Annotation:
Predicted 3D model of a 220-nucleotide RNA (Group I catalytic intron). The coordinates come from a structure-prediction model, not an experiment, and the mean pLDDT is 76.
[in-house]
RNA sequence: CUACGGACUUAAGCUAUUGAGCCUUGCGGGAGAAAUCCCACAAGUGAAUGCUCUCAAAUUCAGGGAAACCUAAUUCUACUGCGGUAGAUAUGGCAAUCCUGAGCCAAGCCGAACGGCAAUCUCCUUUCGGAAGGUGCAGAGACUCGACGGGAGCUACCCUAGCGAAGGCGGUGCAUCCAAGCCGCUUCGUGGGUAAAGGGAGAGUCCGAUUCUCCAGGGG
Numbered sequence: 001c002u003a004c005g006g007a008c009u010u011a012a013g014c015u016a017u018u019g020a021g022c023c024u025u026g027c028g029g030g031a032g033a034a035a036u037c038c039c040a041c042a043a044g045u046g047a048a049u050g051c052u053c054u055c056a057a058a059u060u061c062a063g064g065g066a067a068a069c070c071u072a073a074u075u076c077u078a079c080u081g082c083g084g085u086a087g088a089u090a091u092g093g094c095a096a097u098c099c100u101g102a103g104c105c106a107a108g109c110c111g112a113a114c115g116g117c118a119a120u121c122u123c124c125u126u127u128c129g130g131a132a133g134g135u136g137c138a139g140a141g142a143c144u145c146g147a148c149g150g151g152a153g154c155u156a157c158c159c160u161a162g163c164g165a166a167g168g169c170g171g172u173g174c175a176u177c178c179a180a181g182c183c184g185c186u187u188c189g190u191g192g193g194u195a196a197a198g199g200g201a202g203a204g205u206c207c208g209a210u211u212c213u214c215c216a217g218g219g220g
Stems, first nucleotide, its partner, number of pairs: 001006001008021005022046001023044004028039004050154006060102006069093002075088005103135003109130005115124002139207001141206005155195005162190005168185005
């Protein structure tokens, strides 16, 4: 919201449906040891997508794209009682949204410096710099909150090349039996991956618009 059965998100539409996003599947390409991730195209069958704590700051200037939808000046086609009518068409409009340069930014992370403690390690305040992320990017916009955002942790499932440990098994192990050692397998750890998107205003309060009248402009 709802037809109370349900509905992944969102915009348009009277409706049928359509645009965009997420996910799943398929084919192709790339990264990786693997789990898995990224890109492009197509289809739709929509099952699933966890928990706790913490931050709320900046919110500015200037630019490049854009679907569906609306309109039809021009142009083309057809008809015509020659006045026009109908259809198509965006390079016009609106705008879901995709971005760039500069500037700025809370907590946390990385680095540096001054200072604080008798000194060192450590810790703390401040300042500067950096990597992500955010703002820019609502309906012109203002404010509050916190999440689907930033940060820290937990849980579940999946992978395990390299490194470490354990024990058992197998192989090898001076001529023989062994031991040490070495190799392979298994398990655990370290490490990695997955747990969707919606915030180009999400939940709200306000303000604006939506309604009517007047004026100006436009073919619309």
Rfam family: Group I catalytic intron. Rfam describes the family as follows. Group I catalytic introns are large self-splicing ribozymes. They catalyse their own excision from mRNA, tRNA and rRNA precursors in a wide range of organisms. The core secondary structure consists of 9 paired regions (P1-P9). These fold to essentially two domains - the P4-P6 domain (formed from the stacking of P5, P4, P6 and P6a helices) and the P3-P9 domain (formed from the P8, P3, P7 and P9 helices). The secondary structure mark-up for this family represents only this conserved core. Group I catalytic introns often have long ORFs inserted in loop regions. The window size for this search is chosen to minimise search time and catch the small examples. A larger window size will find more matches. A reference for the family is Cech (1990), "Self-splicing of group I introns", Annu Rev Biochem. Its family is annotated with Group I intron splicing in the Gene Ontology.